Predicted 3D model of a 72-nucleotide RNA (transfer RNA) from Pontibacter sp. T17. It matches the Rfam family "tRNA". Its family is annotated with triplet codon-amino acid adaptor activity in the Gene Ontology. The family's RNA type in Rfam is transfer RNA.
[in-house]
RNA sequence: GGCGCCGUAGUUCAAUGGAUAGAAUGAGAGUCUCCGGAACUCUAGGUGCAGGUUCGAUUCCUGCCGGCGCUA
Numbered sequence: 001g002g003c004g005c006c007g008u009a010g011u012u013c014a015a016u017g018g019a020u021a022g023a024a025u026g027a028g029a030g031u032c033u034c035c036g037g038a039a040c041u042c043u044a045g046g047u048g049c050a051g052g053u054u055c056g057a058u059u060c061c062u063g064c065c066g067g068c069g070c071u072a
Base pairs, nucleotide, nucleotide: 001071002070003069004068005067006066007065010025011024012023013022018055027043028042029041030040031039048064049063050062051061052060
């Protein structure tokens, strides 16, 4: 350089054209407790960037950025 795969919450993963993007764990607050832990309740937190297609894009297309692999 060429080709392929991947990029979603602090972390690990779902959602593959449609409703408010969910779960676990972590974080904060509360209840409980002598204190802590556990348990329970609540809260905040995310689609790599820029365009395109579509009534509608996390999903499809193009370019770029980053990571991994294959190849010369």